A computed fold for a 106-nucleotide RNA from Geomonas diazotrophica, annotated as c-di-GMP-I riboswitch aptamer.
RNA sequence: GACUGAAAAAGGCAAAGCCGGGGUGACCCGGCGACGCAAAGCCACCUGUCCAGGACAAGUGCGAGGCGACCCAGCGGGCGCUCGACUGGAAAGAGGGGCUACCGAA
Numbered sequence: 001g002a003c004u005g006a007a008a009a010a011g012g013c014a015a016a017g018c019c020g021g022g023g024u025g026a027c028c029c030g031g032c033g034a035c036g037c038a039a040a041g042c043c044a045c046c047u048g049u050c051c052a053g054g055a056c057a058a059g060u061g062c063g064a065g066g067c068g069a070c071c072c073a074g075c076g077g078g079c080g081c082u083c084g085a086c087u088g089g090a091a092a093g094a095g096g097g098g099c100u101a102c103c104g105a106a
Stems, first nucleotide, its partner, number of pairs: 004104002012037002017032006035093001041099003045096003049090005062084002065082004070077002
């Protein structure tokens, strides 16, 4: 120095919940609080999760199946819901990845 996490020392962070504030929302900020964390420090590249949208920001512009009612003589048509893709956002204490870091047994 690297891997690594036994014992200790110095410490650190802060779940749920509550209060106040912000946001359409996911969620965020401050205070109280402490479930836990050896990276529960930082980033947001990948996967997964959550929110919003059909122009509440944007595109040559949604796609598909199902359901519901409506119009039509019929072929068909548009509307609403749902699913998916896309776009933007959230979190990262879900996993992987990158950077940095206290102590020092095997």

The coordinates come from a structure-prediction model, not an experiment, and the mean pLDDT is 76. Lineage of the source: Bacteria > Thermodesulfobacteriota > Desulfuromonadia > Geobacteraceae > Geomonas.